[in-house]
Model confidence (mean pLDDT): 83 of 100. The RNA shown here (small-subunit ribosomal RNA) has 1536 nucleotides and comes from an uncultured bacterium. The RNAcentral record of the sequence draws on ENA and SILVA.
RNA sequence: AGAGUUUGAUCCUGGCUCAGGAUGAACGCUGGCGGCGUGCCUAAGCUUAUGUUAGUCGUGCGAGAAAGUAUCCUUCGGGAUACGAGUAAAGCGGCGAACAGGUGAGUAACAGGUGAACAAUCUGCCCCGGAUGUGGGGGAUAACAUCCCGAUAAGGGUUGCUAAUACCCCAUACGAUCAUUAUUUCGCAUGUAGUAAUGAUGAAAGGUUGCCUCUGCUUGCAUGCUACCGCUCCGGGAUGAGUUCGCUUCCUAUUAGUUAGUUGGUGAGGUAACUGCUCACCAAGACGAUGAUGGGUAGCCGGUCUGAGAGGAUGUCCGGCCACACUGGAACUGAGACAAGGUCCAGUCCCCUACGGGAGGCUCAGGCGGGAAUAAUUCGCAAUGGGCGCAAGCCUGACGAUGCGACGCCGCGUGGACGAUGAAUGCCUUCGGGUUGUAAAGUCCUGUCGUUUGGGAAGAAGGAUAUGGAACCUAAUAGAUUCCAUAUUUGACGGUACCUUAUGAGAAAGCCCCGGCCAACUACGUGCCAGCAGCCGCGGUGAUACGUAGGGGGCAAGCGUUAUUCGGAAUUACUGGGCUUAAAGGGCGUGUAGGUGGAUUGGUAAGUCUGGGGUGAAAUCCUCCGGCUCAACCGGAGAACUGCUCUUGAAACUGCCAGUCUGGAGUUCGGGAGAGGGAGGUGGAAUUCGUGGUGUAGCGGUGGAAUGCAAUGAUAUCACGAGGAACACCAGUAGCGUAGGCGACCUCCUGGUCCGACACUGACACUGAGGCGCGAAAGCCAGGGGAGCAAACAGGAUUAGAUACCCUGGUAGUCCUGGCUGUAAACGAUGGGCACUAGGUGUGGGAGGUAUCGAUCCCUUCCGUGUCGUAGCGAAAGCAAUAAGUGCCCCGCCUGGGGAUUACGGUCGCAAGACUGAAACUCAAAGGAAUUGACGGGGGCCCACACAAGCGGUGGAGCAUGUGGUUUAAUUCGAUGCAACGCGAAGAACCUUACCCAGGUUUGACAUAUAUCCGACCGCUGUGGAAACACAGCCUCCUCCUAUUUAUUUAGAAGGCGGAUAUACAGGUGCUGCAUGGCUGUCGUCAGCUCGUGUCGUGAGAUGUCGGGUUAAGUCCCUUAACGAGCGCAACCCUUGCCGUUAGUUGCUACCGGGUAGUGCCGGGCACUCUAACGGGACUACCGGCGUUAAGCCGGGGGAAGGUGGGGAUGACGUCAAGUCCUCAUGGCCUUUAUACCUGGGGCUACACACGUGCUACAAUGGCCGGUACAAAGGGUCGCAAUACCGAGAGGUGGAGCCAAUCCCCCAAAACCGGUCUCAGUUCGGAUUGGAGUCUGCAAUUCGACUCCAUGAAGUUGGAAUCGCUAGUAAUCGCAGAUCAGCAACGCUGCGGUGAAUAUGUUCCCGGGCCUUGUACACACCGCCCGUCACACCACCCGAGUAAGGUGCACCCGAAGUCGCCAUACCAACCUGCUUGCAGGAGGAAGGCGCCCACGGUGUGUCUUAUAAGGAGGGUGAAGUCGUAACAAGGUAACC
Repeated sequence: AGAGUUUGAUCCUGGCUCAGGAUGAACGCUGGCGGCGUGCCUAAGCUUAUGUUAGUCGUGCGAGAAAGUAUCCUUCGGGAUACGAGUAAAGCGGCGAACAGGUGAGUAACAGGUGAACAAUCUGCCCCGGAUGUGGGGGAUAACAUCCCGAUAAGGGUUGCUAAUACCCCAUACGAUCAUUAUUUCGCAUGUAGUAAUGAUGAAAGGUUGCCUCUGCUUGCAUGCUACCGCUCCGGGAUGAGUUCGCUUCCUAUUAGUUAGUUGGUGAGGUAACUGCUCACCAAGACGAUGAUGGGUAGCCGGUCUGAGAGGAUGUCCGGCCACACUGGAACUGAGACAAGGUCCAGUCCCCUACGGGAGGCUCAGGCGGGAAUAAUUCGCAAUGGGCGCAAGCCUGACGAUGCGACGCCGCGUGGACGAUGAAUGCCUUCGGGUUGUAAAGUCCUGUCGUUUGGGAAGAAGGAUAUGGAACCUAAUAGAUUCCAUAUUUGACGGUACCUUAUGAGAAAGCCCCGGCCAACUACGUGCCAGCAGCCGCGGUGAUACGUAGGGGGCAAGCGUUAUUCGGAAUUACUGGGCUUAAAGGGCGUGUAGGUGGAUUGGUAAGUCUGGGGUGAAAUCCUCCGGCUCAACCGGAGAACUGCUCUUGAAACUGCCAGUCUGGAGUUCGGGAGAGGGAGGUGGAAUUCGUGGUGUAGCGGUGGAAUGCAAUGAUAUCACGAGGAACACCAGUAGCGUAGGCGACCUCCUGGUCCGACACUGACACUGAGGCGCGAAAGCCAGGGGAGCAAACAGGAUUAGAUACCCUGGUAGUCCUGGCUGUAAACGAUGGGCACUAGGUGUGGGAGGUAUCGAUCCCUUCCGUGUCGUAGCGAAAGCAAUAAGUGCCCCGCCUGGGGAUUACGGUCGCAAGACUGAAACUCAAAGGAAUUGACGGGGGCCCACACAAGCGGUGGAGCAUGUGGUUUAAUUCGAUGCAACGCGAAGAACCUUACCCAGGUUUGACAUAUAUCCGACCGCUGUGGAAACACAGCCUCCUCCUAUUUAUUUAGAAGGCGGAUAUACAGGUGCUGCAUGGCUGUCGUCAGCUCGUGUCGUGAGAUGUCGGGUUAAGUCCCUUAACGAGCGCAACCCUUGCCGUUAGUUGCUACCGGGUAGUGCCGGGCACUCUAACGGGACUACCGGCGUUAAGCCGGGGGAAGGUGGGGAUGACGUCAAGUCCUCAUGGCCUUUAUACCUGGGGCUACACACGUGCUACAAUGGCCGGUACAAAGGGUCGCAAUACCGAGAGGUGGAGCCAAUCCCCCAAAACCGGUCUCAGUUCGGAUUGGAGUCUGCAAUUCGACUCCAUGAAGUUGGAAUCGCUAGUAAUCGCAGAUCAGCAACGCUGCGGUGAAUAUGUUCCCGGGCCUUGUACACACCGCCCGUCACACCACCCGAGUAAGGUGCACCCGAAGUCGCCAUACCAACCUGCUUGCAGGAGGAAGGCGCCCACGGUGUGUCUUAUAAGGAGGGUGAAGUCGUAACAAGGUAACC
């Protein structure tokens, strides 16, 4: 730091997705150790068994046990005394319990943060200071005892006793408080802080140590003294709290108005204190678009995570603040509470109960429940901190520790070195090997960790006790306090950390991934199945994407997944985006608030800049240093905390105040143009209608028709009349208007604008949220009008249908007046204003200048309107002074596609509807511009037997042949539009042969190798059999070496050959032509297809290859940012046409000679023909014209041939997953006693039918008979075969000649001559059938060809449709060859003979080429694609309603409690009086009443959620139905 994904490719826009970090996490697999952290995010649950979390003080007070022990007594039952002990437990009283601990429900608020203020406040304990303070009295009450109520409950009551640092009264008192008067200082206002005087009001409590100096009693003890701890008042501090204010703090306008104590005042009450905090009265205010009110959500912050930052998200742990304590309400006590472990009331739940009544609220552990999910009913107060206490000390689930959980971070280990025969195994393999892999084994070591042995901390300082000493108070050498020294004593963790002995590699590795992004590849299995997947996407038989294995990559005690969040995302853009066409400029104006604003002078100092002060808690982050072996973690120091506030100064800029100016803006004067607007009037042309005339049969309409009109007289034509609407020509990217829009002429009224000019005002300006106005067409309401046109509607056509397009009619409407609607592709798809930034050219309006007799012409300038274009901009197309350039100001709008110009709600509207405007769900795209193709029922140019013009066919008949179909045991397989179908097949009776049936063989019919054995193989015979084959028998090796033998021989070894057995393997016309090579078809013998360099373009690409000519041709020429080149074209090659040279045998024969019945038959000869080799020839070369002086075209001459002379071979880049695995080759798969091999027979030849390709015909341009003539090219020894003979013929007999210019096949046929037939199913036609034969072959039955005799079918020129051919062509005639024993051949491939017609041309059909255009196509029009219907699923909306919750208003009820009033139940303290225990008073107070008020209730609204018969649309879903709307002129241009 980016990457993947829209396309055939490209650039852009734009969304989706990924790589990174993080977490209080969870889940899956796995799991050795330690340290430090961290751990109910859910049910703030109307939950909680059990234990625990707040006590302490005897130095405030009174009272005061027991067990047990000891002694004594005893009637043995027990009792007494002492200790236990002034102890336990309880009580009065003080302090604490308001801290610490938990949670985040509520709260959108002065709750929090930050900075200020309190001159409007309080503050226990603590600290400092002051008072010569602490004097004198009094009455109760608990505990306890007694009796009673209650359930032996909780608890309560009666009577009796007692104390206090409990309570009460009096005294005294300040600089306290209050009041009055006077006065000073200070302050931003109210005021504040003081001073002086007078008056009034208000305090207290004692306890303990020691002592006898003082006082009192007098051994000594106290009420005395002393010290300490307390108490009271006052002043101050510190701390804590309260209140107020500035700024800040989420979403929603589909919440726009809210508010009656509401806003303010006066007075009173209340509070610690200000205040409508409360009340009475008065006034009518207060808040709100800078978002009030309402709704939703949420504890806030320091911080945390992320990020370059700005930001975004978050608020767990730790720290600060707030709020809450079962839910709601309330107060009491107190310094502090409206109180987590207090009280009262109401509600709910749970527990106890004797049913009368009581009790309770999880802090820590723990349980239940919920949940994906979160721990021990542990130890200790040793440390730190807190409460109480003089202190010792006690208490402390705060805290310190340990435990559980890989939940996180950090650290360590699972060993190290050497070790190649690169062992074995696994996997792969091209079978050679590679890899696992120095990995293992093995050898030598080490000792973290584990186990074991021994040692063993720091965390501890205090305090206390003992001894000694010093200071201070004092009468004191008591004593207390403070300090110093020494000694002893205090550890939960824990015998832990750490150190150490021994031991011995011993106990310790997994998880994910390997198609791209993204590091890492093979095999097998599977076969659109199973599955994967974050996105793109994998899987349909060769899956690096599924599953497994091997190997590899990554991380590592973890690894992955899921969830969430920031980033990447400049994808909300402050930093840092956009709006012509991608999403996005409001339809246009006017103008309010707001924002912004010309020149200049002075002032000010709000913004701004600057120095300083305060604050910004600590922790965190950062830097440095340090402590745990390191690190995490922890400590110290610094920096920082970008902020707020106060203050010193500066004055350029902005603001503000004051003054001035004229350039912006406006006014005035003089001219000008104009379909600008409104009203009234006038006019002609045309359509229609009416009347009349003329006139007669049609008119009208269309692609063609019909409906329609017309003999009651149309159409046509003439005249007159009526009526409505619109204004031809002029007319112009001309004019006017803000936009919508405005078009005959005249008059009146009226708006804006332009030009020129003197003067005037003096910033008066620009924009403009809301608001207001205008606003095409259609539509609506009311009233008119209505000629033409014309939705709806009717009819006629078209069509498969035609609710359309076309035609005939036709009503609303279109027109006018008044009102509504308020929308358009209301577009320049481009908001308004100002300024600046090259030019050229046209046009409308005005002014000026120059020249001239004269400006209409030339020049300058202002305003408008076009076009081209530089810079610049832009994704490009394009824009370009009328900007989409460069800047400034203001407004509107956008943030992926669909859902959705929708739903709900609201506002407007008579309605139609308009404006505002979501979500669920769904997709990975949707889109813009441009590029290359392809396509178009787009255009232009051009070609072609493409059409046309011709000739002959096919389609009808019979037959042949191929195919489909059907049949069959099998009818083997392939080829299937053109480009399959007389095709593979240039030969299916067997063979071929691949198919079927049957019989057999299994290393095999065929190849190679090894091992063992045999010795031949061949050949012959027999038996069985259809054969293959099986069985039996006969015969039978070679080369070389060694040994042996006289030799032959014999034995052994090696090799060759053959056989048998065995193993590797053979074999397969089995599958896949969509795994392939090769070959082939086709577009197409069409003229195209490309490259290098250069140039242009961001790029795909373009250019070249386009354009103008020309050509058969991208053939050539010219022009040209292209210049060249390649594959194609052409040429070179073959053949044919003319000539020449050379050469003449097997060819030829003019000439000479010879010969024959006759023939080049023979000798010469090579002239000619011919043969076959080499040359020549034709190149637009020459002439004329045209053309650009070109290329070339036209005509002509010459020439055998003339414009590539004719024909052939030759087939560019590519297309069709075209054809072929059955020619061959070949990957993979399958088969291996069979899908291989051999053999016999059958089939490929079937036959209702359909199609293709042919042959023969239908006849007289003919048939038949007779006669007569002329080819070319091929073939021949497993052959062609002559003469001759036989046969009617096919053919037979026979075999001269020929390995071929020699011989043979071999008579060419049509033609020509003569005859006959005379238009008929025939003397046409020959199918079919019967008979008799010939030939080939092992064999013609299925299933051959030919011959002869007989038979004599259909057919009389062929519907729709369709094929070939442009000259030696079509047509017609025969000949030959390949294959081949023979033949299905009428096929195929060649050869020659005879030999036409037509082309004015390119409108149309098919195909093709080039250029151009449109495109939503790119699998490329056989494309794409829309809507209804049917089916399945999903979410949402409406819905008679129903249910739940929130909330407003009105009313009812009114617990507890504060406050107020009453208080004639009642009452110790104080006062008065006296009858000394009574009365009265003061004061209190149960109770009652009143205000307020929680819960609850009633009624009525409103909001939210859930649910519902049914209804509406939407989305999604490989192969459903109907049509064809859109994309090309999409076949009626499309769209709003």